The part of an RNA shown here (small-subunit ribosomal RNA, 3' major domain) has 479 nucleotides and comes from a Bacteroidia bacterium. It matches the Rfam family "Bacterial small subunit ribosomal RNA".

Context: one part of a larger RNA
RNA sequence: UGACGGGGGCCCGCACAAGCAGUGGAGCAUGUGGUUCAAUUCGAUGCAACGCGAAGAACCUUACCUGGGUUUGAAAAGCUCUGUAAACCGGUGAAAGCCGGCUAGUGUAGCAAUACACGCGGAGUACAGGUGCUGCAUGGCUGUCGUCAGCUCGUGCCGUGAGGUGUUAGGUUAAGUCCUGCAACGAGCGCAACCCCUGCACUUAGUUGCCAUCAGGUCAAGCUGGGCACUCUAAGUGGACUGCCUGCGCAAGCAGUGAGGAAGGUGGGGAUGACGUCAAGUCCUCAUGGCCCUUACACCCAGGGCCACACACGUGCUACAAUGGCCGCUACAACGGGCAGCGAGAGAGUAAUCUUAAGCCAAUCCCUGAAAAGCGGUCUCAGUUCGGAUUGAGGGCUGCAACUCGCCCUCAUGAAGCUGGAAUUGCUAGUAAUCGCGGAUCAGCACGCCGCGGUGAAUACGUUCCCGGGCCUUGUACA
Numbered sequence: 001u002g003a004c005g006g007g008g009g010c011c012c013g014c015a016c017a018a019g020c021a022g023u024g025g026a027g028c029a030u031g032u033g034g035u036u037c038a039a040u041u042c043g044a045u046g047c048a049a050c051g052c053g054a055a056g057a058a059c060c061u062u063a064c065c066u067g068g069g070u071u072u073g074a075a076a077a078g079c080u081c082u083g084u085a086a087a088c089c090g091g092u093g094a095a096a097g098c099c100g101g102c103u104a105g106u107g108u109a110g111c112a113a114u115a116c117a118c119g120c121g122g123a124g125u126a127c128a129g130g131u132g133c134u135g136c137a138u139g140g141c142u143g144u145c146g147u148c149a150g151c152u153c154g155u156g157c158c159g160u161g162a163g164g165u166g167u168u169a170g171g172u173u174a175a176g177u178c179c180u181g182c183a184a185c186g187a188g189c190g191c192a193a194c195c196c197c198u199g200c201a202c203u204u205a206g207u208u209g210c211c212a213u214c215a216g217g218u219c220a221a222g223c224u225g226g227g228c229a230c231u232c233u234a235a236g237u238g239g240a241c242u243g244c245c246u247g248c249g250c251a252a253g254c255a256g257u258g259a260g261g262a263a264g265g266u267g268g269g270g271a272u273g274a275c276g277u278c279a280a281g282u283c284c285u286c287a288u289g290g291c292c293c294u295u296a297c298a299c300c301c302a303g304g305g306c307c308a309c310a311c312a313c314g315u316g317c318u319a320c321a322a323u324g325g326c327c328g329c330u331a332c333a334a335c336g337g338g339c340a341g342c343g344a345g346a347g348a349g350u351a352a353u354c355u356u357a358a359g360c361c362a363a364u365c366c367c368u369g370a371a372a373a374g375c376g377g378u379c380u381c382a383g384u385u386c387g388g389a390u391u392g393a394g395g396g397c398u399g400c401a402a403c404u405c406g407c408c409c410u411c412a413u414g415a416a417g418c419u420g421g422a423a424u425u426g427c428u429a430g431u432a433a434u435c436g437c438g439g440a441u442c443a444g445c446a447c448g449c450c451g452c453g454g455u456g457a458a459u460a461c462g463u464u465c466c467c468g469g470g471c472c473u474u475g476u477a478c479a
Base pairs, nucleotide, nucleotide: 001479002478003476004475005474007473008472009471010470011469012468013467015463016462019427020426021425022424023423026318027317028316029315030314031313032312033311034309035308042053043052064304065303066302067301068300069299070298073127078125079124080123081122082121083120084119088101089100090099091098092097105118106117107116108115109114129293130292132291133290134289138287139286140282141281142280143278145276150189151188152187153186154185155184156165157164158163169180170179171178195270196269197268198267200238201237202236203235204234205233206232209228210227211226214225215224216223241264244258245256246255247254248253320420324379325378326377327376328375329374336367337366338365341360342359345356346355347354348353386417391412392411393410394409395408396407397406433455434454435453436452437451438450439449
């Protein structure tokens, strides 16, 4: 100087407390451990691995296994020699491939032979290739402490020196934020602000959006003329700064049912992550040193596996019901996506879906009827009209192909489950809870992920305690 303490002081955080909803019990989905297996490819392992890499394993992917094949190789590229093909046809084969047949490229020069170049093939040689090892050789990227308020430097001063001071102290703040003081005076990286979204208003603009006024028109409808007032769209501007008032205070600042205001003290959210820590993670994104393989640890193909199943754990979904289930009627979104696409309408089917097909490269058309809610009816506390696992049968869709191993529909079947032990998680407001919708990936496949809107709470006395963190101080046989 740090680190540590079941030392002290001060302070903060959904850290506890106060609440709400869960997890832990059930069934299923998914990941992991274990076990099994020819293989169940590899990595991730307290927080910070375990719906993680994977924004989508039937083939492919694919790295694994079995079998069949190739050896200058699937792709790249140099040199030497040599040839002229490819396409097409046949045999064999699971395919890859192998064998055979047939044919004989383009351009320039030249009458031609031929030469050169390009393309393609063969032989040879340097080489290629490796998701093989080492993340403890590395770059890059990322997680984490932590959006915590810290981490440092120049000069000066103090100390033999390590180092200290500044950065401590008294206040204050979300903040090393600011103020006052001080052997310090300044500065940098962080904080904040500048950026984006959202909340208010104005200006500009008015189609594909809108419809107040006027006219036409319909079963209805901005449907039409017309208009750009409003909504909206998208560019710009304004607006919030403790600016004003009162009280406290030297100041910074704090308090107020204060005024005004759409918004008030960082308005809400996002992006943004200091010096560093964990030899943290990744050699399987990529790059790369070293090591290793080179008729194989490389490459091609078929089939299988990654989907196994006594069991254990994590994360979720659906429930156990009446604030509910079922049936009928009926209302209101936002974000997004669409040409190898979205697909209206009509018809067929109980349905999944199919047939036909308008419109739309989209503020125009389509996906797109949102659902919970509301109104009416029914069920009456039961393993039930709860719950839907499992299984049987029949169908639909995608795709070369759904056996291993896809999703969906219909009928039948109707399991466990009556609110879950010890323990444990999230959340402070448009939040939790609950309800549906969209998108990426994608031929197909979503209970996962990323977004969107609808309905919309309870509670916070407080900081003694648990966890994590910051500052000062103290002890230490630790570095």
Its mean pLDDT, the model's own confidence on a scale to 100, is 83.